Predicted 3D model of a 1411-nucleotide RNA (small-subunit ribosomal RNA) from an uncultured bacterium. Model confidence (mean pLDDT): 83 of 100.
RNA sequence: AGAGUUUGAUCCUGGCUCAGGAUGAAUUCUAGCGGCAGGCUUAACACAUGCAAGUCGAGGGGCAGCGGGGAGGAAGCUUGCUUUCUCCGCCGGCGACCGGCGCACGGGUGAGUAACACGUAUGCAACCUGCCCCUGUCAGGGGGACAACCAGCCGAAAGGCGGGCUAAACCCGCGUACAUGCCACCGGGGCAUCCCGGAGGCAGGAAAGGCUUCGGCCGGACAGGGAUGGGCAUGCGGCGCAUUAGGCAGUAGGCGGGGUAACGGCCCACCUAACCGACGAUGCGUAGGGGUUCUGAGAGGAAGGUCCCCCACACUGGUACUGAGACACGGACCAGACUCCUACGGGAGGCAGCAGUGAGGAAUAUUGGUCAAUGGUCGGGAGACUGAACCAGCCAAGCCGCGUGAGGGAGGAAGGUACAGAGUAUCGUAAACCUCUUUUGUCAGGGAACAAAGGCGGGGACGUGUCCCCGGAUGAGUGUACCUGAAGAAAAAGCAUCGGCUAACUCCGUGCCAGCAGCCGCGGUAAUACGGAGGAUGCGAGCGUUAUCCGGAUUUAUUGGGUUUAAAGGGAGCGUAUACGGCGAGGUAAGCCUGAAGUGGAAACCCGCGGCCCAACCCGCGGAACUGCUUUGGGAACUUGUUUUUGCUGGAGUAUGGGAGGGGGUAAAGCGGAAUUCCUGGGUGUAGCGGUGAAAUGCGUAGAUAUCAGGAGGAACACCGGUGGCGAAGGCGGCUUACUGGACCAUAACUGACGUUGAGGCUCGAAAGCGUGGGGAGCGAACAGGAUUAGAUACCCUGGUAGUCCACGCCGUAAACGAUGAUUACCAGGUGUCGGGUGUCGAAGGACGGCCGGUGCCGCAGCGAACGCAGUAAGUAAUCCACCUGGGGAGUACGGUCGCAAGAAUGAAACUCAAAGGAAUUGACGGGGACCCGCACAAGCGGUGGAGCAUGUGGUUUAAUUCGAAGCAACGCGAAGAACCUUACCCGGCCUUGACAUCCCCCUGACAGUAUCUGUAAUGGAUAUUUCCUUCGGGACAGGGGAGACAGGUGGUGCAUGGUUGUCGUCAGCUCGUGUCGUGAGAUGUUGGGUCAAGUCCCGCAACGAGCGCAACCCCUGCCCCCAGUAGCCAGCAUUUAAGAUGGGCACUCUGGGGGGACUGCCGGGGAUAACCCGGAGGAAGGCGGGGAUGACGUCAAAUCAUCAUGCCCCUUAUGGCCGGGGCUACACACGUGCUACAAUGGCGUAAACAAAGGGAAGCGAGCGUGUGAAUGUAAGCAAAUCUCAAAAAUAACGUCUCAGUUCGGAUUGUAGUCUGCAACUCGACUACAUGAAGCUGGAAUCGCUAGUAAUCGCGAAUCAGCAUGUCGCGGUGAAUACGUUCCCGGGUCUUGUACUCACCGCCCGUCAAG
Repeated sequence: AGAGUUUGAUCCUGGCUCAGGAUGAAUUCUAGCGGCAGGCUUAACACAUGCAAGUCGAGGGGCAGCGGGGAGGAAGCUUGCUUUCUCCGCCGGCGACCGGCGCACGGGUGAGUAACACGUAUGCAACCUGCCCCUGUCAGGGGGACAACCAGCCGAAAGGCGGGCUAAACCCGCGUACAUGCCACCGGGGCAUCCCGGAGGCAGGAAAGGCUUCGGCCGGACAGGGAUGGGCAUGCGGCGCAUUAGGCAGUAGGCGGGGUAACGGCCCACCUAACCGACGAUGCGUAGGGGUUCUGAGAGGAAGGUCCCCCACACUGGUACUGAGACACGGACCAGACUCCUACGGGAGGCAGCAGUGAGGAAUAUUGGUCAAUGGUCGGGAGACUGAACCAGCCAAGCCGCGUGAGGGAGGAAGGUACAGAGUAUCGUAAACCUCUUUUGUCAGGGAACAAAGGCGGGGACGUGUCCCCGGAUGAGUGUACCUGAAGAAAAAGCAUCGGCUAACUCCGUGCCAGCAGCCGCGGUAAUACGGAGGAUGCGAGCGUUAUCCGGAUUUAUUGGGUUUAAAGGGAGCGUAUACGGCGAGGUAAGCCUGAAGUGGAAACCCGCGGCCCAACCCGCGGAACUGCUUUGGGAACUUGUUUUUGCUGGAGUAUGGGAGGGGGUAAAGCGGAAUUCCUGGGUGUAGCGGUGAAAUGCGUAGAUAUCAGGAGGAACACCGGUGGCGAAGGCGGCUUACUGGACCAUAACUGACGUUGAGGCUCGAAAGCGUGGGGAGCGAACAGGAUUAGAUACCCUGGUAGUCCACGCCGUAAACGAUGAUUACCAGGUGUCGGGUGUCGAAGGACGGCCGGUGCCGCAGCGAACGCAGUAAGUAAUCCACCUGGGGAGUACGGUCGCAAGAAUGAAACUCAAAGGAAUUGACGGGGACCCGCACAAGCGGUGGAGCAUGUGGUUUAAUUCGAAGCAACGCGAAGAACCUUACCCGGCCUUGACAUCCCCCUGACAGUAUCUGUAAUGGAUAUUUCCUUCGGGACAGGGGAGACAGGUGGUGCAUGGUUGUCGUCAGCUCGUGUCGUGAGAUGUUGGGUCAAGUCCCGCAACGAGCGCAACCCCUGCCCCCAGUAGCCAGCAUUUAAGAUGGGCACUCUGGGGGGACUGCCGGGGAUAACCCGGAGGAAGGCGGGGAUGACGUCAAAUCAUCAUGCCCCUUAUGGCCGGGGCUACACACGUGCUACAAUGGCGUAAACAAAGGGAAGCGAGCGUGUGAAUGUAAGCAAAUCUCAAAAAUAACGUCUCAGUUCGGAUUGUAGUCUGCAACUCGACUACAUGAAGCUGGAAUCGCUAGUAAUCGCGAAUCAGCAUGUCGCGGUGAAUACGUUCCCGGGUCUUGUACUCACCGCCCGUCAAG
């Protein structure tokens, strides 16, 4: 000293939370010793028991008890002793009694008290003070009573009653004395009332003795003084609430009395009507106050336990007595509550003393020892008493100290734990082991200080009852502290934490469960956050938790905050109190500064010494401090007040002269025109009008709307009109007159600080609303109707009442806003506009300057979180007022105030959340804007959706219908081909180191294979056949058996992953470095002007460059050339069976290698002289020629664990493996994708023509034969530019059919077949014959396509034994249309709004229901 937490990120505001310290604490776990200090915070609740205040015989009378003595009697006997009885107070003493002193101290508690209770500083000329000290004087002489006691009586007891005797230092007179009071006198003093001293007269109250060693000692009375302790009064100081604003009758004061130690309404009679209060009276709530304690840098904040001072209280309330002192804790009386005793009549008690008990509570100790010390009371003293005190006991409840060992020791042991896992890491020099030490504890021995006085004995000094010296005596704690010795590492470590804040990390378990949590937040199968373990970190005889206080929090801001938008400027003005205030000169007082004196108790805190071994702690000394109060000397800068004195003109005001203005009110007093509506059943005129997005309600043939004329009435004032004017704000707009407020300019005549602000107060205050009375054209809440809608108590339409208007009276609020209080001064500029002066120039219109006041814009410095403000500040300063202190609850409730009401102003709390919020940033989104693109729409062509079938999916069914894919981007998808196999599913039968891999042991030389038989098959069983190398040890190989490591899993998780893929999208974007701007997130670059298919290029620009994408480089195709020429070709030549078949040739086609070609290169126009665009020439091709491959940063937790790989989890005689059969082919339905059609642009038949690209050896298969055919028999050729599949089809030609469920269509079904295959039943394809279904162009909706494209036609291939209407390829024929970008969909760029950022499938509000 800060940190965490609002956001996707940022800055700010702002709250919440944490790290620190502290405690009279409590609690969890744990615990070796000692020192010091502490220990009912709650029930001022109730208390059993014991103790806590007595003492004096040197005051007295006495003699109950004890001891001694004396006298007498009796008994026993050791005849002088013992025991016993009676008597004598004679002695030591002494219960009770009279008397004295004490009991008012000490000890406890904090209930009450907001007060002169406390603190501090003063005053008493208004007071008292026992014991103590000093001084002076005195003690003469009498009298009296009551206890105890005696004898009675009453009562259960407590206790009481009357009668009798008696002493004193008890009580009462007399004499004397001084105090005191009154009368009058003198001297002195004081701030006033008054005070002090002296002398005189009158009144007036004293006394006590005791002891003695005879030396004396202790007492008694009065007066004065001192000391100590108290009493009273005053200034100042220290709590909350104004939702407590008025309080007060002894109240405020006076005169006179009473009372008191003393002043005083303290009390009383009378008189006056005062007194206190926003500087907070009164009331209510809370509370003992201070020294001090904790915290804090300080200022402050919080607290008042222990110790010290003061106060108050003593079961609750009241009262006095005694006394120096009390209205009295362990005294009295009365009342009350409670408890106890009782013979029921009546009595007793007061732990907030020390222990202790119960209760309450989270919680707080022994019914201990001693008067040894310190102190107290009494006593002459010895001494007695003392729960004060000193000690001990209990409690880690605090602070401090010590220990639980120290050194060495690496095979880095064993063991635990972890892992990239089989050897490393860690626990860890830790242990073992060696050496050493012994604090503390245990045992033994020794052993203090606290003790010195008084008193006693002896001695000394002097002032003869005091001091000094010597001697011996006295210890509860205690045989304690301390010292020494012995043995032995021996007996002694825990608690919390480990996600961030915050030091410290892994494994296992759990699976939004159990739980954690101070805040943020962890936990839904890989949790460093839960629980355990290992390890680590922190502190340590303690450690965590809880509670409370301060701090951090500048988060109440004096030091030290704010108010445009975050919480916060009053709606505005006038003005009271208050606060603040211009320029000179002088006086005084206070503030202020400085010095001195007194005080600020001690203790505490701080500093320096000192004592316990140290420390904590303690004692003493010294210092400092106590920031305060009082008194006083001085100083003068400034400030204020003293209605101080005296001036000034600059602030302010007045006067005079001007002009500007929707400033104001007045049924003043009028006027005006336009418009709306209504009336004249006026005129003309006829069928609609009106209204809307479209309509309808409504009005209209009883004549509307429209139009003309006349009239009525109310309200508002077009144009001018303007970031123009005026006003304090609200607000103010036709014209004229009268009345009236303010501002401005000019002049500088007058006053002379008269000013600013403004709590309360008063006034004004839009609209709506309220009351009474008018008025009412238009508009128009409510209401009615019509529409809209899922609904529509709305938006739209037709009507329409209050109201809007006027007068008078209320209300008192608004986003009453510039969300910005008022006033003053200062601080760069530029440019408009309104009002008024003015200078220069000009003949003038006018031009150029400059001043004051208002109103706007831009902008520098500065400020600000930013946005922004910026001479009209949100800048720099000053003064005053108002207001704020997290969000919600809530501007709500209650209370009082105002109001007729509506309501207004004032204005909480419980509870709840960790945020709520401001500004700006990046994105995303918008039924926001601008620009652009795409078969996106439009323009077209052809489809799908209807039918039948094929195929996939959903659903359903099933033993199983294996699994996956799910909008686009799943659904002829994985699957380029499920009869078995595939196959993962189901049923059944089997196997268990396994069908497959590696390792080990044993056995065999076979096993396997082949052939046959058996078994549904598998594993099996039987028969036959049958290894190699060798150094002979064995080895290789194979099989069998065995044990375990392991194999195996299409089991789970695609939300743990790799890889691969889809998609946006072949869309034009996505970024970086440096620089610059911004507090920052970020921006710039990448935006802008053009252009492009393109972030393509050009230009501009605080940017300059670069990367991934675009393009190009690659492949196919289109033209040409060169090279090559078989299996391809044949122009020309020759042969020929007429087939490029052959010779020959390589010109052409073609094949496959290499080149060329296209680049806006040329011309014209446009454009900015650019990029580029348009047109043209040439060219096979023209502006990217066409097609393909190629897919940026990223998005979708997109798809795939079932291609593969892989973490973790799961199964292990099964979720693995083998086999047979079944299923994946089911079928009321629904959807997707296709095929075939519905026909004449067609079907069928006949005959004829033209491709490309491919495949082929378990293959393609010519030809020939057979069959109606699928096919089959035979068989040539060909591993292929050679042979073959192979026929291309649409097309063209001819013929037929003639619009029909047909010569269309071909489903379905029957029969008979072919082929493949171990096997076509479930469940193949094909053929022939027969059968001949739906369907006549398809609703809403929807798909593809821009040219060799769509459409249409056939051909091939992969997979494949067989099985395409699918898929992938190939060629043939070959269109239509695009005006255009308004709209739908998708995308890109810029911009704007946003409370979204999981990003509009967002966020979020209300109601209802359940809990």
Its Rfam family is "Bacterial small subunit ribosomal RNA".